A computed fold for a 107-nucleotide RNA from Staphylococcus succinus, annotated as SAM riboswitch aptamer (S box leader). It matches the Rfam family "SAM riboswitch aptamer (S box leader)". From the family's description: The SAM riboswitch is found upstream of a number of genes which code for proteins involved in methionine or cysteine biosynthesis in Gram-positive bacteria. Its mean pLDDT, the model's own confidence on a scale to 100, is 80. The sequence is in RNAcentral, with records from Ribocentre. Lineage of the source: Bacteria > Bacillota > Bacilli > Staphylococcaceae > Staphylococcus.

RNA sequence: CUCUUAUCCAGAGUGGUGGAGGGAUUGUGCCCGAUGAAACCCAGCAACCGUCGUUCAACGAAAUGGUGCUAAUUCACAGAAAGUCGUGUUACUUUCGGAGAUGAGAG
Numbered sequence: 001c002u003c004u005u006a007u008c009c010a011g012a013g014u015g016g017u018g019g020a021g022g023g024a025u026u027g028u029g030c031c032c033g034a035u036g037a038a039a040c041c042c043a044g045c046a047a048c049c050g051u052c053g054u055u056c057a058a059c060g061a062a063a064u065g066g067u068g069c070u071a072a073u074u075c076a077c078a079g080a081a082a083g084u085c086g087u088g089u090u091a092c093u094u095u096c097g098g099a100g101a102u103g104a105g106a107g
Base pairs, nucleotide, nucleotide: 001107002106003105004104005103006102007101008100013042015041016040017039021032022031023030026078027077028076029075043070044069045068048066049065051061052060053059074099079096080095081094082093083092084091
């Protein structure tokens, strides 16, 4: 980097360093930020792998280890289908898909 698979409406700081950006990509919005952005350290959350139990597929327990995460639904929408109001190529709701993120396995 590619493929497969599971999950993505919950949860997590009055800390330190730092000093202007950030919210995946493109667009349109909207939002966060000198009352301190990104990044690093500490802290915390969670339970994918791993550990233990078990009726051994599942399920349950713990949280030392390997990750991951710590504003807003993956911030919203931008592809399709159905429904509702409306009769405006509009708006809203639901479902599916695409893309993305994370874990595990394989190449």